[in-house]
RNA sequence: CACAUGCUCCGGGGUCGGUGUAAUUCCGAGCCGGCGGUGACAGUCCGCGACCCGACUGGGGGAAACCCUUGGCGGUUGACAUGGUGAAAUUCCGUGACCGACGGUGAAAGUCCGGAUGGGAGGAGCAUGGU
Repeated sequence: CACAUGCUCCGGGGUCGGUGUAAUUCCGAGCCGGCGGUGACAGUCCGCGACCCGACUGGGGGAAACCCUUGGCGGUUGACAUGGUGAAAUUCCGUGACCGACGGUGAAAGUCCGGAUGGGAGGAGCAUGGU
């Protein structure tokens, strides 16, 4: 310390007020921003993960239709401009914008409740081998 193997740990954030029978969902003003990359730091550039959809493999249940679960594969998946500095910035500074899955909830949700004490892109450390 490149790499290999094994093990361990870490790995998502955000509210008050007003109206009203009822709203953290409407109105007003706030607040939040996973992971890797990128000649300079990113919610809005490129890619990934999760959620969602589809077919297929393995397993279980069932008379069947089909349901549950597992694995990888394919698909869908929101949003930025400008001025300045500079070798270089849609990433920094100034200004003004925009976006945010699904289900639930006497009232419509990025912020409440739920799947989730889940999953995960990845990150860190230890050990052995090895360079």